[in-house]
RNA sequence: UUGUGACAAAGGCAACCCUUCCCGAAAGAGAAGGGGCGCAAAGUUACCUGCCUGGGACCGAAAGGUUAUGGUAGAGGGACUGCCGGA
Repeated sequence: UUGUGACAAAGGCAACCCUUCCCGAAAGAGAAGGGGCGCAAAGUUACCUGCCUGGGACCGAAAGGUUAUGGUAGAGGGACUGCCGGA
C1' cells in the first nucleotide's frame, strides 16, 4: 500500500417509538430532545436496476388506469472517501 474484519481499542451513525417545529400533491424529507432496532462504511453520490408516490400530462361516461421530471443511499449494484490493526 492492497486485500480483509477480531469476544481488540477509541469512537461514529441511528431503524422504530414518543414530544415539539417545519417543507411537500403524495411518496417522503428536514430541525431539537429522549429511548436505542441494528450497521465495518447504516460516510457521500441518483450512474444502473428494483421499489414507493402520481401534483402535472394522457386515456376513460365514471370508477379508475398509464406515466417521473418527484422520492428511496437502512433494497441491491457501481463510483468517491474513511478509523483501528490480532490473524
Molecule: c-di-GMP-I riboswitch aptamer
Organism: bacterium